[in-house]
Molecule: transfer RNA
Organism: Clostridia bacterium
RNA sequence: GCUGAUGUAGCUCAGGAGGUAGAGCACUUCCUUGGUAAGGAAGAGGUCCCGGGUUCGAGUCCCGGCAUCAGCU
Numbered sequence: 001g002c003u004g005a006u007g008u009a010g011c012u013c014a015g016g017a018g019g020u021a022g023a024g025c026a027c028u029u030c031c032u033u034g035g036u037a038a039g040g041a042a043g044a045g046g047u048c049c050c051g052g053g054u055u056c057g058a059g060u061c062c063c064g065g066c067a068u069c070a071g072c073u
Base pairs, nucleotide, nucleotide: 001072002071003070004069005068006067007066010025011024012023013022019056027043028042029041030040031039049065050064051063052062053061
């Protein structure tokens, strides 16, 4: 330098064909216990890497960047 993959909650990841984003763990409160752990209930937490474009509507499609990983030279 070229090619490909990935980027979504604190962490690990879903979101299969565009229709206003979820799970597990972690966190907060409560229940249970003499007190912990385990268990149960409720809740908070995300300008979906950045900037444009298409569209009535984009996490999703298109273009350009950035970062990480892999391959080629």